[in-house]
RNA sequence: GGCCUUGUUAGCUCAGUUGGAAGAGCAUCAGCCUUCUAAGCUGAGGGUCGCAGGUUCGAGCCCUGCAUGAGGCG
Numbered sequence: 001g002g003c004c005u006u007g008u009u010a011g012c013u014c015a016g017u018u019g020g021a022a023g024a025g026c027a028u029c030a031g032c033c034u035u036c037u038a039a040g041c042u043g044a045g046g047g048u049c050g051c052a053g054g055u056u057c058g059a060g061c062c063c064u065g066c067a068u069g070a071g072g073c074g
Stems, first nucleotide, its partner, number of pairs: 002073007011026004020057001028044005050066005
């Protein structure tokens, strides 16, 4: 180099069921509480769902190619 399997979703770690249109925890910011800090409570911001095509009325989910991580065969 070749073949096979599997992962890629928020700053990080990860969910996401049978295709109906995206969430949690932590972190960050603000407020409440407290003498102050921490803890606790409430809220907010943050997403091209790796990239490009295809199928479909509709795709994070199905199909193809590519990129990249992990594992295996030889």
Overview:
A computed fold for a 74-nucleotide RNA from Entamoeba marina, annotated as transfer RNA. Its mean pLDDT, the model's own confidence on a scale to 100, is 82. Its Rfam family is "tRNA". Rfam classes the family as a transfer RNA.